Predicted 3D model of an 84-nucleotide RNA (transfer RNA) from a Patescibacteria group bacterium. Its Rfam family is "tRNA". The source organism's lineage runs through Bacteria and Bacteria candidate phyla. The same sequence occurs in records of 2 taxa. The coordinates come from a structure-prediction model, not an experiment, and the mean pLDDT is 81.
């Protein structure tokens, strides 16, 4: 240097064809259950601000299509894997 596949909440990992982002799973928090705990069980659980109501931002970083981008198409960083 080239070719492929990727980066999405505290970690993992969904979103099939561009149309409610964050499904499940784990960890956290509070709650039931026990003496008391562990295990189950039931809520809650992206970030800001706010006492709430709510608002705002939010998909590695920017740009372009598009009514409407996590998905699409440029161009940069970073990570894994083959090639030389």
């Nucleotide at each position: 240097g080239c070719u492929g596949c990727g980066g999405u909440g505290g970690c993992g990992g969904a979103a099939c064809a561009g149309g409610u982002a964050g499904a499940c799973g784990c960890g956290u928090u509070g709650g039931a259950c026990u003496u008391a705990a562990a295990a189950u069980c039931c809520a809650a659980u992206g970030g800001u601000a706010g006492a709430g109501a709510u608002a705002c931002c939010g998909u590695g970083g920017g740009a372009g299509u598009u009514c409407a981008a996590g998905u699409c198409u440029c161009c940069c960083c970073c990570g894994c894997a083959g090639c030389a």